[in-house]
RNA sequence: GGAUGUUGUGGGUAGCAAUAUUCGCAAUGUCUAGCGGCGAAAGGGUGCGCAACACGUGGGCAAUCUACCAUGAAGACCGGGACAACUUGCUGAAAGGCGAGCUAAUACCGGAUGUGCUAACCGGGAGGCAUCUCUUGGUUAGUGAAGUUGGGUUCCGCAAGGUCCAACACUUUUUGAUGAGCCCGCGGCCUAUCAGCUAGUUGGCGAGGUAACGGCUCACCAAGGCUAAGACGGGUAGCUGGUCUGAGAGGACGACCAGCCACACUGGAACUGAGACACGGUCCAGACACCUACGGGUGGCAGCAGUCGAGAAUUUUUCUCAAUGGGCGAAAGCCUGAAGGAGCGACGCCGCGUGGGGGAUGAAGGGCUUCGGCCUGUAAACCCCUGUCAUUCGUGAACAAUACCUGCUUCUGAAACGGCAGCAGGCUUGAUAGUAGCGAAAGAGGAAGGGACGGCUAACUCUGUGCCAGCAGCCGCGGUAAUACAGAGGUCCCAAGCGUUGUUCGGAUUCACUGGGCGUAAAGGGUGCGUAGGUGGCGGAGUAAGUUCGGUGUGAAAUCUUCGAGCAUAACUCGAAAAUGGCACUGAAAACUACUCAGCUUGAGGUUCGGAGGGGAGACUGGAAUUCUCGGUGUAGCAGUGAAAUGCGUAGAUAUCGAGAGGAACACCAGUGGCGAAGGCGAGUCUCUGGACGAAUUCUGACACUGAGGCACGAAAGCUAGGGGAGCAAACAGGAUUAGAUACCCUGGUAGUCCUAGCCGUAAACGGUGCACGUUUGCUGUGAGAGGAAUCGACCCCUUUCGUGGCGAAGCUAACGCGUUAAACGUGCCGCCUGGGGAGUACGGUCGCAAGAUUAAAACUCAAAGAAAUUGACGGGGGCCUGCACAAGCGGUGGAGUAUGUGGCUUAAUUCGAUUCAACGCGAAGAACCUUACCUGGCCUUGACAUGUGGGUAGUAGAAGCCUGAAAGGGCAACGAGGUAGCAAUACCAGCCUACACAGGUGCUUCAUGGCUGUCGUCAGCUCGUGUCGUGAGAUGUUGGGUUAAGUCCCGCAACGAGCGCAACCCCUGUGUCCUGUUGCCACUCGAACGAGAGUUCGAAGCACUCUGGACAGACUGCCUCGUAUCAACGAGGAGGAAGGUGGGGAUGACGUCAAGUCAGUAUGGCCCUUACGGCCAGGGCUGCACACGUACUACAAUGCCCGGCACAAAGGGACGCAAGACCGCAAGGUGGAGCAAAUCCCAGAAAACCGGGCCCAGUUCAGAUUGUCGUCUGCAACUCGACGGCAUGAGGUUGGAAUCGCUAGUAAUGGCGCAUCAGCUACGGCGCCGUGAAUACGUUCCCAGGCCUUGUACACACCGCCCGUCACAUCAUGAAAGCCGGUCGUACCCGAAGUCCGUGAGCCAACCGAAAGGAGGCAGCGGCCGAAGGUAUGGCUGGUGAUUGGGAUGAAGUCGAAACAAGGUA
Repeated sequence: GGAUGUUGUGGGUAGCAAUAUUCGCAAUGUCUAGCGGCGAAAGGGUGCGCAACACGUGGGCAAUCUACCAUGAAGACCGGGACAACUUGCUGAAAGGCGAGCUAAUACCGGAUGUGCUAACCGGGAGGCAUCUCUUGGUUAGUGAAGUUGGGUUCCGCAAGGUCCAACACUUUUUGAUGAGCCCGCGGCCUAUCAGCUAGUUGGCGAGGUAACGGCUCACCAAGGCUAAGACGGGUAGCUGGUCUGAGAGGACGACCAGCCACACUGGAACUGAGACACGGUCCAGACACCUACGGGUGGCAGCAGUCGAGAAUUUUUCUCAAUGGGCGAAAGCCUGAAGGAGCGACGCCGCGUGGGGGAUGAAGGGCUUCGGCCUGUAAACCCCUGUCAUUCGUGAACAAUACCUGCUUCUGAAACGGCAGCAGGCUUGAUAGUAGCGAAAGAGGAAGGGACGGCUAACUCUGUGCCAGCAGCCGCGGUAAUACAGAGGUCCCAAGCGUUGUUCGGAUUCACUGGGCGUAAAGGGUGCGUAGGUGGCGGAGUAAGUUCGGUGUGAAAUCUUCGAGCAUAACUCGAAAAUGGCACUGAAAACUACUCAGCUUGAGGUUCGGAGGGGAGACUGGAAUUCUCGGUGUAGCAGUGAAAUGCGUAGAUAUCGAGAGGAACACCAGUGGCGAAGGCGAGUCUCUGGACGAAUUCUGACACUGAGGCACGAAAGCUAGGGGAGCAAACAGGAUUAGAUACCCUGGUAGUCCUAGCCGUAAACGGUGCACGUUUGCUGUGAGAGGAAUCGACCCCUUUCGUGGCGAAGCUAACGCGUUAAACGUGCCGCCUGGGGAGUACGGUCGCAAGAUUAAAACUCAAAGAAAUUGACGGGGGCCUGCACAAGCGGUGGAGUAUGUGGCUUAAUUCGAUUCAACGCGAAGAACCUUACCUGGCCUUGACAUGUGGGUAGUAGAAGCCUGAAAGGGCAACGAGGUAGCAAUACCAGCCUACACAGGUGCUUCAUGGCUGUCGUCAGCUCGUGUCGUGAGAUGUUGGGUUAAGUCCCGCAACGAGCGCAACCCCUGUGUCCUGUUGCCACUCGAACGAGAGUUCGAAGCACUCUGGACAGACUGCCUCGUAUCAACGAGGAGGAAGGUGGGGAUGACGUCAAGUCAGUAUGGCCCUUACGGCCAGGGCUGCACACGUACUACAAUGCCCGGCACAAAGGGACGCAAGACCGCAAGGUGGAGCAAAUCCCAGAAAACCGGGCCCAGUUCAGAUUGUCGUCUGCAACUCGACGGCAUGAGGUUGGAAUCGCUAGUAAUGGCGCAUCAGCUACGGCGCCGUGAAUACGUUCCCAGGCCUUGUACACACCGCCCGUCACAUCAUGAAAGCCGGUCGUACCCGAAGUCCGUGAGCCAACCGAAAGGAGGCAGCGGCCGAAGGUAUGGCUGGUGAUUGGGAUGAAGUCGAAACAAGGUA
């Protein structure tokens, strides 16, 4: 200014009036645009960018600015012209735009004044830091302003007002404060697979520009500047106070809070301003989003809330300016998503509660159980209490001080108002919040979960599951008894939380500064010379950089620490102190380091003399040998191997003699001896040349040590060029070997090996030990020198220096080992290491002709890889020893037939077990039924058998007999009892029926077990206590020297003892003595009978002998000789003796091994079946037969077979038994029955042998299978499926391939006899007995097994071990790759917005000058430089992807070989 109220007042109009309405004026509100001032550059947010003076810290500006604020000085005079708003016109969809007209100011403009300020010039003074700075005087030039409000008794004026005073504002300027700008020292990330970078680059002169220095910008001149102390490049990152962790040093991080920086959609730019190149300003370009009438416009939450997206994940579109603070204002006040509060989230920290006391029938339930009980557990129930939190009701805060008003005092001023400061009074102000707090009430009432329980690591059982499901941080659990999975009970740990995941530090001395290593575990460069660097002898003087001591400044606050205080405590907050390890300035000291100066000689080097040496290079020379050539002699082989062959040779080899050619290497000397830096160097002579060593004195005077880069040398192989080429020899060829043999062996043979010139640059280039110096007990060799003593002279000897070995002290070391030549003790410097594999690889770089070398990762994968030593085991390692192990022998097996067992096949079933030795004539010492466990069929269901409970039953228990049936079973049934208690009734037992507990199982698991057994093995071993040694595992003992059957004994010994084994004790047998004397014996004696006699038989007597079976003796290396190192053990021989060196045989089996065998002998845990996987019965099967194997028997014949005669045993058995004599039968056997419970009787005749006869070498007078037939016996029953006998039949077989077994003396071989099982028998099997009765053993090389010692080991499930590579398959990560697609940064050029600056400005313009024209000045426009985005071209770096391809890793099982570990079978 506009719009619109209220109050007062003055009019007008309508109405009688109240009143309504309209126009003014004054006052006072509300809303609102504009002009103007200040602010908007603060506060708030975020961390893109930034490796930088960005930050931190300390300095500098004499090279600077600073609105508002404080302070000092001086001022503020006179004028002028506009532009918004407003009115109006045009235009646009809008945003808006264009034009005309009016207007105010602290807006804008002109002039004056100059205390001052600025500039130039001329002087004075003071100071400093090079340019210079400060101060003071003079001259000249330039340079400023604005009012508003309030008051009034000074002054002017009637008044308005002027003037004055005050406050605010304004102008110039001084000083301050605050803030900012610029510069510098120092500090803080990774990467060298980034080593060279740089043209405004570095400096100068001049100019421009800035508040200010400056290449900040420009013209010209010069050619500089940075870099191994890491430039340049790449990657990553805001920095700090601090936070987390850690004993610290460190390491990681940079949320909240605080300081600084940077940014505001992306990029660029300026304007305004004191301050910006400006988060909520402008312009331009770009991307995105929105509006649109398609012409054009608009926008920027990394402000507070909120939405969407992404994500494992992060809150309310809240209240208030009450407090604190900020802006404006005179103030009231306004603004303030700053801030103060509340809300949400167990996100963190802290505090509190979910109850306390009593309570045993130790309730119920649940779990476990050895079934007794135990746990949950005083836990609960129950009784008595308390009342926090939550709930209800009531009361109810602090944070408030001001501001404002009134009054008083000091100062200002002439005074007053006012103002500054102070005091007193008054009036008010609370978002949080009716919240915190307080009071009352009721009732144990509403309030506990999570994880774990194999070890680490506190906490254990049951069930389910059965390498499945699953667990797991590491080790690892799970395959039928899971403390590891899942559930449950219990327990443990935390607790409003608990656990998981991720991350950081710690443990980790595992990057080692504190505080590590490098012989063999990862790790010494192949070697030297030497640059930079690091380090450096003795004494003196000086300086003061390092160093030490003091002072000053700084090191923001917060945090941390200590003390104290406030919220009841704590968390939290407040106050004070300490600390802030650093930096800077300053004063002092001068020992050490450093620097400067002048010295010293011991480190180092030089000089003289001397000897040693496969040190190096070149030239020349030599002999032996191989090969070849020629010639001679000479003949059939040579060569080669494990054995052969290829090869050479009758065209004359090999062999041998002579002559010659050529190349390479240098026998003996030769030696842990020499020399060299290492690689390496070996015939001799000469020339040139390097180094070390010894002795001597003299000279120089620290000249030294090490050595990143660098340079040089550097075996063999390999490469290039040219020579040379005898032998050897990759490749290659052939021959062998072999499953194969691209190998080992053989015959050949080319590169190469040699020389010259050049490359390569690596080796187990090793002492697996870097170089230099110093220190630290020794002994003993050897090489080179010097000295001494001694000697005629030497050697030997002594001393000493340098080199090279062995053994060892202290010390070191994980151990092994090292040990003056250190791996000891120290110093200096360099190199290198940080789990195994991937990988010394890929990519990149450098070098190389190439081969390749050097530098050198990651993904991924594993829980190990490794060192040294120990105990075992093993070896196609060694030594010693033993054994019927081999050898020497004898007899067998394997061939035949049969028997028997097994496998396999078959089957309804052929029941099961045993499976190398150590299963296979085994369990089985007896399968026709039974056995029997199997199969088929028929039956039973508390059961064939045991115990218990309940109920029922009375001709019950029992039972002749009958029916059915294959039997079992089912059914009927005459007859017909009993026990205990009680007087009896009766009850109970027994019986039967029924119901239930249970019985039963030869069903599974011997890999859940006990017990028993086999085997190594009757092998001689296996251990312990104490001591000692070793860090330890362990060792010693137990090894060694002898010896033995023996770890048997002796000796020695850091061992001394002991145990289980060995041996002995026990049994049988061999000799003797004593005792015993029937059923045994019969010598002597007697009697009887028979007999010719010899004699036999019987009886008596007897016990001498034999014998039976008891006791005792005997044998012990006791005696003698010899052997050995031993007065030993022991061995050899001998005597005596029945027996001699354990007399022979048996019993006896150490610690342990084989998850050996057995759940089917029995026992037994667990699991499984329960009208069946239990029980009964009949029949079948276990006996089945193309085949294979084991063990046996009988044979193949003449040492035999057949016939006849005849002799000698032992050990056993016998009553449901053995059975004589006699008789019958050819016989098996039968009849019959004496005798005998057995030293009496019987089985019972032994047989081989011996004597006599026959057979005469044949498939037989051998052999006997098989078959036919007739019998006998057992038995309920001999069909499947018995044995035996008679007659007949008469198969295969003529001594057994490869291979393999037993046996060392009364043994093998061979002959018969007995017994157990058993009705009988498959027995030819098993266990025993006696007869006859050998051969051979040189010996330990080899095969097998075992013992001891030693050695190697990559084995430890232990060689039936371990383990490598290709190939095939699957999965994973990665390299290369024609390319393709991005990102980023350069370079060159094009286009060029906005905009500053410069130029131009003919168009336009109110203020000033001018009367005007015009001028001054300005603006638009245009041009130029620069210039973002964009474009074109070309490069670097980086990422993704890519047919195909390379290797790598892993994988249950696969293919081919067998490379390594032992002598790994070729070290």
Record summary: RNAcentral holds the sequence, with entries from SILVA. A computed fold for a 1467-nucleotide RNA from a metagenome, annotated as small-subunit ribosomal RNA.